[in-house]
This is a predicted structure of a 93-nucleotide RNA (Glycine riboswitch aptamer) from uncultured Moraxella sp.
Its Rfam family is "Glycine riboswitch aptamer". Its family is annotated with glycine biosynthetic process in the Gene Ontology.
Taxonomically the source falls in Moraxella (Bacteria, Pseudomonadota, Gammaproteobacteria, Moraxellales).
RNAcentral holds the sequence, with entries from MGnify.
RNA sequence: UUUUCAGGAGAGUGCAUUUUAUGGCAUUAAUGCCUAAAAUGACACCGAAGGCGCAAACCUACCCUACAAUCGCUCAGGUAAAAGGACUGAAAA
Numbered sequence: 001u002u003u004u005c006a007g008g009a010g011a012g013u014g015c016a017u018u019u020u021a022u023g024g025c026a027u028u029a030a031u032g033c034c035u036a037a038a039a040u041g042a043c044a045c046c047g048a049a050g051g052c053g054c055a056a057a058c059c060u061a062c063c064c065u066a067c068a069a070u071c072g073c074u075c076a077g078g079u080a081a082a083a084g085g086a087c088u089g090a091a092a093a
Stems, first nucleotide, its partner, number of pairs: 001093007012043001015041007023034004044079003050075001051073003
């Protein structure tokens, strides 16, 4: 450094519109309503993939430059579950 296993937080399972359904209900029919999924939009929010930003000290004869994170920003990502997940432990190469 890589792989496998285990653990692993936070924040709307919100709102609106559209589409689809070998879904449901009502209706003479057109159609309307509800449900599920997907897409789009606006607002609110999270921060532990990734990304971006910043200090002093130490060292140095002196000066200059550069450098960090579980800090900050939130572009990306995420806000039921699943997945992902910094980081930790164990094993192997």